[in-house]
């Protein structure tokens, strides 16, 4: 840095250093922030994966299931990935009909993000 695959509505803080700007990019909202933003340290939690340990498989092994915060490897502790942008359904209007237009919808589905594992 590319590929693939899983998941992404839920969960979970103080403190010290700094000293303004953050929320992926773009663009429209929003909303945090000198009552300390981003970043670094240090404890503490939370539970997705990957690992550990128990159980089952199972007379053995070995794929797989389920458990369980467990000196571990990463993540992560405002606002849904903070909402939207693109397809689709739906609702309402117009039109003979194919369609057209309008806002709403924690409706769907993709896009791109974010983690995590493996792989070049």
């Nucleotide at each position: 840095c590319u590929c693939u695959u899983a998941u992404u509505g839920a969960g979970a803080a103080a403190g010290g250093c700094u000293g303004a700007g953050g929320g992926a990019a773009c663009a429209g909202g929003c909303c945090c922030g000198u009552u300390g933003a981003a970043g670094c340290c240090u404890u503490a939690g939370c539970a997705a994966c990957c690992g550990g340990u128990c159980c089952c498989g199972a007379u053995a092994c070995a794929a797989g299931g389920g458990a369980u915060g467990c000196u571990g490897g990463u993540g992560c502790u405002u606002c849904a990935u903070c909402c939207u942008g693109c397809c689709c359904c739906g609702u309402c209007g117009a039109g003979g009909a194919a369609u057209c237009g309008a806002g709403c919808g924690a409706g769907g589905g993709a896009a791109a993000g974010a983690u995590a594992a493996g792989a070049g």
SAM riboswitch aptamer (S box leader) from a Bacteroidota bacterium, 120 nucleotides, folded computationally. NCBI's taxonomy places the organism under Bacteria, Pseudomonadati, Bacteroidota. Model confidence (mean pLDDT): 81 of 100. The sequence was found by an Rfam model in a public genome assembly.